Description
A computed fold for a 73-nucleotide RNA from a Candidatus Buchananbacteria bacterium, annotated as transfer RNA. Its mean pLDDT, the model's own confidence on a scale to 100, is 80. Its Rfam family is "tRNA". It is annotated as a transfer RNA. Rfam describes the family as follows. Transfer RNA (tRNA) molecules are approximately 80 nucleotides in length.
[in-house]
Order: sequence, then C1' cells, then structure tokens
RNA sequence: GCCGUUGUAGCUCAGUUGGUAGAGCGCAUCCAUGGUAAGGAUGAGGUCUCGGGUUCGAAUCCCGACAACGGCU
Repeated sequence: GCCGUUGUAGCUCAGUUGGUAGAGCGCAUCCAUGGUAAGGAUGAGGUCUCGGGUUCGAAUCCCGACAACGGCU
C1' cells in the first nucleotide's frame, strides 16, 4: 500500500428479505430470611463508532472517515 471481518447498555453478545432496540451477567429498589447467600418482582441504563446519502421510515442498504483484528505484498 491492497483486501477482508468486526464496532449495539458497565461487561459478553443477539437483532441484516428496512417498520417501537433486546437477552444474560452486573447495578438500584422492593419481597422474602433472625441475618447472609441463593431465590422472586419491579426498575434505571443506548447520539446502535463518526459524517454524509437513499427512503415515508435506516442498527440494517450505499459512500467516506476512524478504531480493533486477520490476510496479502
């Protein structure tokens, strides 16, 4: 220098024939217990890496940038 994959909650990851953004763990409150752990219920937490485009509508499609990883030279 060229090519490819990945980027979504604090962490690990789903979600791609475009149509309300989710799970597990963690966190908060409550229940329960003599108390703790385990258990149950509820809840908070997201500019979907960034910018632009297409579309009535984009995490999803297109272009560019950045970052991580891998391959080639």